[in-house]
RNA sequence: GGGCGGUUAGCUCAGUGGCAGAGCGCAUCCCUCACACGGAUGAGGUCGCAGGUUCAAAACCUGCACCGCCCACCA
Repeated sequence: GGGCGGUUAGCUCAGUGGCAGAGCGCAUCCCUCACACGGAUGAGGUCGCAGGUUCAAAACCUGCACCGCCCACCA
């Protein structure tokens, strides 16, 4: 330098144009003598950044950044 994959909640990940979600974790309440388990409710998001397309973009296109893998080049 080239190719491919990835970046979404604290963590692991889903979501491939039309209200941003799940599990775990966290908070409160119930339960218990108490803890654990279990149940209910809730908080938590510039969807990596910047543009573009579209009535509408997490999603499609372009550039950039970062992470991983492979290839090439130099020595």
Predicted 3D model of a 75-nucleotide RNA (transfer RNA) from Candidatus Segetimicrobium genomatis. The source organism's lineage runs through Bacteria, Bacillati, Candidatus Sysuimicrobiota, Candidatus Sysuimicrobiales and Candidatus Segetimicrobium. Its mean pLDDT, the model's own confidence on a scale to 100, is 83. The RNAcentral record of the sequence draws on ENA.